[in-house]
The prediction has a mean pLDDT of 77.
c-di-AMP riboswitch aptamer (ydaO/yuaA leader) from Solirubrobacter deserti, 145 nucleotides, folded computationally.
Rfam family: c-di-AMP riboswitch aptamer (ydaO/yuaA leader). Rfam's curators write: This family represents a conserved RNA structure found upstream of the ydaO and yuaA genes in Bacillus subtilis and related genes in other bacteria.
Of the family's consensus pairs, 92% are formed in the model.
RNA sequence: GAAUCGCAUCCGCUGAAUUCCCGUUGGAAGCGGGAAGCGGGGGACCCACUGCAGGUGGGGCGAAUCGAUGGUCGGUCAAGCCUCGUAGCGCCGCUCUUCUGGCGCGAGCCCGUCAGCUAACCCCGUAAGCCGAGGAAGAGGACGA
Numbered sequence: 001g002a003a004u005c006g007c008a009u010c011c012g013c014u015g016a017a018u019u020c021c022c023g024u025u026g027g028a029a030g031c032g033g034g035a036a037g038c039g040g041g042g043g044a045c046c047c048a049c050u051g052c053a054g055g056u057g058g059g060g061c062g063a064a065u066c067g068a069u070g071g072u073c074g075g076u077c078a079a080g081c082c083u084c085g086u087a088g089c090g091c092c093g094c095u096c097u098u099c100u101g102g103c104g105c106g107a108g109c110c111c112g113u114c115a116g117c118u119a120a121c122c123c124c125g126u127a128a129g130c131c132g133a134g135g136a137a138g139a140g141g142a143c144g145a
Stems, first nucleotide, its partner, number of pairs: 012130003018036007037126006047116001057114001058111004066085003070082003088105005094140007
């Protein structure tokens, strides 16, 4: 000096998930309660949907959907799993828009036979998890001279 790993702090990122007040505490966090802000659901007229039966009912949060002529079994199919794609989503450090280059995600959970939209009205959440940072054009902002 460089690389890797760990810890801590600041900055920053995904997300609605932040701020303030009271109580508990030596104090903080946590826990309980309240408010603001942000987010989600239920819920009329009108509109939309609506023959019957069967089948693996139907619905919500979220970007997280949909595929394969691929792989996995003694044979076949399905499901599950794997792989490769994909609708869609996020990041690249002052902010926004556009272009371009690159890197990721494309899950999981809940309601419980029930819910289209929906004014009034009613209900619920306010978590969790991370951290090495391209370029150009335009507009704006901040700081400095």